[in-house]
RNA sequence: AAAAUUCUUCGGGGUCGGGUGCAAUUCCCUACUGGCGGUAUAGUCCGCGACCCGGGGCAGAAAGGGUAUCUGAUUUGCAGUUUGCCUGUCUGUCACGGCUGACUCGGUGAAACUCCGGGACCAACAGUAAAGUCUGGAUGAAAGAAGAAAGAU
Numbered sequence: 001a002a003a004a005u006u007c008u009u010c011g012g013g014g015u016c017g018g019g020u021g022c023a024a025u026u027c028c029c030u031a032c033u034g035g036c037g038g039u040a041u042a043g044u045c046c047g048c049g050a051c052c053c054g055g056g057g058c059a060g061a062a063a064g065g066g067u068a069u070c071u072g073a074u075u076u077g078c079a080g081u082u083u084g085c086c087u088g089u090c091u092g093u094c095a096c097g098g099c100u101g102a103c104u105c106g107g108u109g110a111a112a113c114u115c116c117g118g119g120a121c122c123a124a125c126a127g128u129a130a131a132g133u134c135u136g137g138a139u140g141a142a143a144g145a146a147g148a149a150a151g152a153u
Stems, first nucleotide, its partner, number of pairs: 001153001005149006017029003031133002033123002035048004043121002052098003056094006064087005070080003103119005125136003
């Protein structure tokens, strides 16, 4: 100097103004916003996360179904104090698979779809007068970032 490992903290932003209408931050004009890693500085390139869907592994929960065993009863047919096995439901968790929007022109430069200039485009699900911006899942989770301890080597 420093791996595995453990712990702590951080980790998503945004409709000013106006029009129509019974009603719209949802329609129209306009305004504003842009997670994480990579790379010449990225909402649009490559990759990742979250959301949503699918089946699967593991753990737990209350009560349910079936079966064997055990005990009692046997009025011919049940009951429950046992234990084992199979199975459904719910919750949590882990990984895997699926899904997952959008860019061009010019300039500078060794190098930039990332910088500068011009012009464009995109933004999950549910609610509601049709939503990137309101409300909700979410005071959640996560890609990751920083720091501390440790100390194989």
FMN riboswitch aptamer (RFN element) from Acetatifactor muris, 153 nucleotides, folded computationally. Model confidence (mean pLDDT): 81 of 100. NCBI's taxonomy places the organism under Bacteria, Bacillati, Bacillota, Lachnospirales, Acetatifactor. The RNAcentral record of the sequence draws on Rfam.